This is a predicted structure of a 304-nucleotide RNA (Archaeal signal recognition particle RNA) from a Hadesarchaea archaeon. The sequence is in RNAcentral, with records from ENA. Rfam family: Archaeal signal recognition particle RNA. Clan: SRP clan. The family's RNA type in Rfam is non-coding RNA gene. A source record names the gene ffs.
RNA sequence: GGGUGGGCUAGGCGGGGGCUACCCCUCCCCGAACCGCAAAUGGGGUUACGGCGGGCCGAAGCCCAGAGGAGGGUGUCCGGAAGCCCGUUGAAGGGACGGAUGCUCCCGUGGAGGUCCCGCCCCACAGGGUCGGCGGAGGCGGGGCCCAAACCGUAGGGUUUGGGUGAACCGCCCUUACCUGUCGAACCCGGCCAGGCCCGGAAGGGAGCAACCGUAGGCAGGACGUUCGGCGCUUGUGGGUAACGGGGCUGAGGGAAGGCCGUUCCUAGACGGGUGGAAGGCGCUCGAAUCUGGGAGCCCACCC
Numbered sequence: 001g002g003g004u005g006g007g008c009u010a011g012g013c014g015g016g017g018g019c020u021a022c023c024c025c026u027c028c029c030c031g032a033a034c035c036g037c038a039a040a041u042g043g044g045g046u047u048a049c050g051g052c053g054g055g056c057c058g059a060a061g062c063c064c065a066g067a068g069g070a071g072g073g074u075g076u077c078c079g080g081a082a083g084c085c086c087g088u089u090g091a092a093g094g095g096a097c098g099g100a101u102g103c104u105c106c107c108g109u110g111g112a113g114g115u116c117c118c119g120c121c122c123c124a125c126a127g128g129g130u131c132g133g134c135g136g137a138g139g140c141g142g143g144g145c146c147c148a149a150a151c152c153g154u155a156g157g158g159u160u161u162g163g164g165u166g167a168a169c170c171g172c173c174c175u176u177a178c179c180u181g182u183c184g185a186a187c188c189c190g191g192c193c194a195g196g197c198c199c200g201g202a203a204g205g206g207a208g209c210a211a212c213c214g215u216a217g218g219c220a221g222g223a224c225g226u227u228c229g230g231c232g233c234u235u236g237u238g239g240g241u242a243a244c245g246g247g248g249c250u251g252a253g254g255g256a257a258g259g260c261c262g263u264u265c266c267u268a269g270a271c272g273g274g275u276g277g278a279a280g281g282c283g284c285u286c287g288a289a290u291c292u293g294g295g296a297g298c299c300c301a302c303c304c
Stems, first nucleotide, its partner, number of pairs: 001304008011057003014030004022044003034054004062295006071286005077281002083275007093266007104256004113250007121240008129231004133226003138173005144165009178222006189214003197206003
């Protein structure tokens, strides 16, 4: 120095990519290499590049270099897919309208189609009807009432004259401004005024509350008027619609679906432009399996 056997130690029992500031699980590739526990509402802590417990191997299943290329990352590179938008075109597909004839079916002298009349319906106007809105006038005469004056009467009061007056009481004219019921204005509206009051010897007269009769006014109804309005009623005139119903005339065709032709609309599709960026390629880079070469600790025994 070499070989064989035994015992140790460093160490090993998958590697790479992606992700992550970093490590591990989950993901991808190569691949077949101990077991158990935990890791996506994740786990860990620079004493981390795995943790905890057990087992096995041990200087090769280790290290270095080269070849190799699975797969990944990346690029202001090339490439251009799907999708979307706009424009043009546009069907043999779909819709609408129109036309024509041959075919099919249905209806048709037990009357097709056409035409005329009427009804029903719609619009406008006019008359009526009906419902509603609105309305309550004016004048004359008498009486009454109010005011004033003169005269008469020694009370109360009486006579005459003049003026005023919006209703009450009477009559008349005219009107749509009239009728009925009910309420009414405590008194300051009218009439009539029991009782009581006043004057008086009496007769008689006066003021006047309540009740009663009325007036203005309110409410309800009716009649009347209205140059105002509504209408589901009615009559007439004019116009419209063409669906339905009835009738007159005429007398042989009419209709439906499909196919055909024409016009037009929509769409599938095609073309062009824009946007969009997927596969894939190339460059750079990381790089597993696999192959080749080299390196590789300590101790003991035996052999050369």
NCBI's taxonomy places the organism under Archaea, Methanobacteriati, Hadarchaeota (SeqCode), Hadarchaeia (SeqCode).